[in-house]
Context: one part of a larger RNA
RNA sequence: UCCGACGAGUUACUGUGCGGUGCGAGCUUAACCCUUUAAACGGGGGAAGGCGCAGCGAAAGCGAGUCCUAAUAGGGCGAUUCAGUACCGUAUAGUAGACCCGAAACUGAGUGAUCUACCCAUGGUCAGAGUGAAGCUUCCCGAAAGGGAAGUGGAAGUUCGAACCUAUCAGCGUUGAAAAGCUGCGGGAUGAACUGUGGGUCGGAGCGAAAGACUAAACAAACUCAGAAAUUGCUGGUUCUCCCCGAAACAAUUCUAGGGUUCGCCUCGGGUAAUAUAAAUAACAGGGGUAGAGUAAUGAAUGGGUUGCGGGGCCUUACCAGGCUGCUGGACCCAACCAAACUUCGAAUACUGUUAUUCUUAACCCGGGAGUAAGACGACGGGGGCCAAGCUCCGUCGUCUAAAGGGAAUCAGCCCAGAUCGCCAGCUAAGGUCCCUAAGAAUAGGCUAAGUGGUAAAGGAUGUGAACUCGCUCAGACAACCAGGAUGUUGGCUUAGAGGCAGCCUCCAUUUAAAGAGUGCGUAACAGCUCACUGGUCGAGCGAUUUUGCGCCUAAGAUGACCGGGGCUCAAGCCUAUUACCGAAGCUGCGGAUUUGAUUUGCCUUCGGGCAAAUCAAGUGGUAGGGGAGCGUAGUCCGACGAGAGAAGUCAUACCGUGAGGAGUGAUGGACGUCGGACUAGUGAUUAUGUCGGA
Numbered sequence: 001u002c003c004g005a006c007g008a009g010u011u012a013c014u015g016u017g018c019g020g021u022g023c024g025a026g027c028u029u030a031a032c033c034c035u036u037u038a039a040a041c042g043g044g045g046g047a048a049g050g051c052g053c054a055g056c057g058a059a060a061g062c063g064a065g066u067c068c069u070a071a072u073a074g075g076g077c078g079a080u081u082c083a084g085u086a087c088c089g090u091a092u093a094g095u096a097g098a099c100c101c102g103a104a105a106c107u108g109a110g111u112g113a114u115c116u117a118c119c120c121a122u123g124g125u126c127a128g129a130g131u132g133a134a135g136c137u138u139c140c141c142g143a144a145a146g147g148g149a150a151g152u153g154g155a156a157g158u159u160c161g162a163a164c165c166u167a168u169c170a171g172c173g174u175u176g177a178a179a180a181g182c183u184g185c186g187g188g189a190u191g192a193a194c195u196g197u198g199g200g201u202c203g204g205a206g207c208g209a210a211a212g213a214c215u216a217a218a219c220a221a222a223c224u225c226a227g228a229a230a231u232u233g234c235u236g237g238u239u240c241u242c243c244c245c246g247a248a249a250c251a252a253u254u255c256u257a258g259g260g261u262u263c264g265c266c267u268c269g270g271g272u273a274a275u276a277u278a279a280a281u282a283a284c285a286g287g288g289g290u291a292g293a294g295u296a297a298u299g300a301a302u303g304g305g306u307u308g309c310g311g312g313g314c315c316u317u318a319c320c321a322g323g324c325u326g327c328u329g330g331a332c333c334c335a336a337c338c339a340a341a342c343u344u345c346g347a348a349u350a351c352u353g354u355u356a357u358u359c360u361u362a363a364c365c366c367g368g369g370a371g372u373a374a375g376a377c378g379a380c381g382g383g384g385g386c387c388a389a390g391c392u393c394c395g396u397c398g399u400c401u402a403a404a405g406g407g408a409a410u411c412a413g414c415c416c417a418g419a420u421c422g423c424c425a426g427c428u429a430a431g432g433u434c435c436c437u438a439a440g441a442a443u444a445g446g447c448u449a450a451g452u453g454g455u456a457a458a459g460g461a462u463g464u465g466a467a468c469u470c471g472c473u474c475a476g477a478c479a480a481c482c483a484g485g486a487u488g489u490u491g492g493c494u495u496a497g498a499g500g501c502a503g504c505c506u507c508c509a510u511u512u513a514a515a516g517a518g519u520g521c522g523u524a525a526c527a528g529c530u531c532a533c534u535g536g537u538c539g540a541g542c543g544a545u546u547u548u549g550c551g552c553c554u555a556a557g558a559u560g561a562c563c564g565g566g567g568c569u570c571a572a573g574c575c576u577a578u579u580a581c582c583g584a585a586g587c588u589g590c591g592g593a594u595u596u597g598a599u600u601u602g603c604c605u606u607c608g609g610g611c612a613a614a615u616c617a618a619g620u621g622g623u624a625g626g627g628g629a630g631c632g633u634a635g636u637c638c639g640a641c642g643a644g645a646g647a648a649g650u651c652a653u654a655c656c657g658u659g660a661g662g663a664g665u666g667a668u669g670g671a672c673g674u675c676g677g678a679c680u681a682g683u684g685a686u687u688a689u690g691u692c693g694g695a
Stems, first nucleotide, its partner, number of pairs: 001695006011096013026051003032045004055062002065077004099237002102234001106227006117201009126191001128160003131156001135152007164188003169184004203219001205215002240630006251262004264372002266369007276361001277362001279358008292345001293343002298339002302335006309329003312325004375400010405416003420592004425588003431582003434566003440579001442578006453568001459553002463550005469544004480537005486510003491505003516531001520529002593620012631684001633681010649668005655662002
């Protein structure tokens, strides 16, 4: 991992709702007794008790009333409207383990110191080598005290180093040879040493040269059994089918935030049934202070003006004073402008009401059962943030959630569209029609040359199309070519020089077709080249601003990668217009099923209704969840049956049923089984790191 078997809403009691049965102003017995029987859950007794028929008050108590009260006032709760009760079934709640499995823990009683920690008693072990304390002997010095030398001696938590103990570092080992080892290098090795045997101390306790270490491979509280099915708001799992409806991820509150309670939203039953309710549309009537706008008031804020009010400055002055000044603040005026917490204004929507129309119960009330209270993205209006986020928090709507199908190459939340079932029929939506790939290399007219299309900004540019405006132009424009481009004058100043051309000032005049006291290059300064300007040649358009369509540059990333690919250029790109086709589970056609409602017919009826068929209308996506109807398994009772002329089971099979499922036949098998009705439940498994067995 697979296969098989087992494996999870049960039972009791007490409430509540619904369905059923009996009796009914009543209903009902419990224990127990008698009796029938093979056995009784059968039959008969048993009224104790319970619920109901009357309430109010704390109560005494009174009673269709009663309580509060002084009250006859007023008010509260009741009656007047009146059906219950016992049992069965079902749904749900409470109490119990209460759908199943799962803690870490807590408590009690015991078992452990053969491991290990420490202690006690009694034993054992420590090759060899080194250093050489005290003491002692001899000698020397000394008056002595004492000192020195040599020898002897053999001390030491002394040195080196085996056994022994240990474990610093490295490697190996890591489903190991080993649940702690091996190899190499290490540390201690006469001591607070190591060790044998026997004994002692233990679970909030021991023991600890102290690491929360150790207490039998486990210790921040051992192990065994019990309380015990502890508890768990947490995770996982929860077993057959079909039909109808179908959510929520919000509000309030919570030692509450991944849990609850109540509301909202779902479902089922009952009631309200009419000039009524809900919804949509239209008209009419409303209130508002948003968007926008505005700046009168409030507040903010820019520029200018006026003003001698505060400050500063200047003048005058012995002092007191005085005069001038817009420099500065304030005030006032003018202009332009801003505001979620500004308004002299003010929509569209939305909301409320009335009437009408459409629709036809979609509405509301009562009661049973829920789930939900982690939402996500998109569009629009906003708050926070950086007018960041696949960010976060609100509001309105949509989709997903719980929605399949078509499109977007791929892609929960985007676009189209809501799947009852079948069909080798038709029409369309979004989106498409050269090939992959269903359908136009469609038609008409433009644009683009960038493979733009098929990523991106500020900014930049004789790209190119369109539109307007202005200027020049056959009295010859623009470009090109030929020629001229002069004189006073080297203007004056400055300067070493300054001659059009370092710089400053002036920028005149003359000759002219025209020519600046000079546009640029150049020289030390001149020179030289050139331009403006003019003539000629040529012969028809030229130049500039603005707006706009489509393009260009800007444009650097890690595998080659931004059309899905091939490939595409008067497109197979973009814009405008037209027409045809393709295209979905949409719509239509044909056939079938089913739900609800209506009508008709037939049968049955306890007359309430039920069943069946047909026709018509509207439906039939669906998670959590509510409701309904069934299939199958095991057993019991009643009835009917099958079976050695072959039961159950197993294997095969093209049959039937919407499905769970059910037949028939053949083979195998070798002794029990089936159908109908009723009842009962240890009643259905691809998942629980499920349990056991097998492979």
This is a predicted structure of a 695-nucleotide part of an RNA (large-subunit ribosomal RNA, domain II) from Zea mays subsp. mays. Its Rfam family is "Bacterial large subunit ribosomal RNA". Its family is annotated with structural constituent of ribosome and ribosome in the Gene Ontology. The full RNA is in RNAcentral, with records from SILVA. The organism belongs to Zea mays, within Eukaryota.